């Protein structure tokens, strides 16, 4: 110095619910709250999932398709990254 794995200091992060704000929705953003997380930091690169406004179809007033929209707390990939021990 790198890599892997165990345990722990101190500090971080916040699900499920709930306010409020915003969004067509999904879902975000802030307070509350903590189920949990060593990358649950960054990143939508490539599967998945989530919605469907607009657009297409189609026609009986509602139906079907379609991300350009989300989601890294689904997964994989990039990328960085605290303290101590062996």
């Nucleotide at each position: 110095u790198u890599a892997c794995a165990u345990a722990u200091u101190u500090g971080g992060c916040a699900a499920a619910c709930u306010u409020a704000c915003u969004g067509a929705a999904a879902g975000g953003u802030a307070g509350g709250g903590a189920c949990g997380c060593a990358a649950a930091g960054c990143u939508a690169u490539g599967g998945g999932u989530c919605u469907a406004a607009g657009g297409a179809c189609a026609u009986u007033u509602g139906g079907u398709c379609u991300a350009u929209g989300a989601u890294u707390g689904c997964c994989a990939g990039g990328u960085u990254u605290c303290c101590c021990u062996u």
Molecule: c-di-GMP-I riboswitch aptamer
Organism: Pelosinus sp.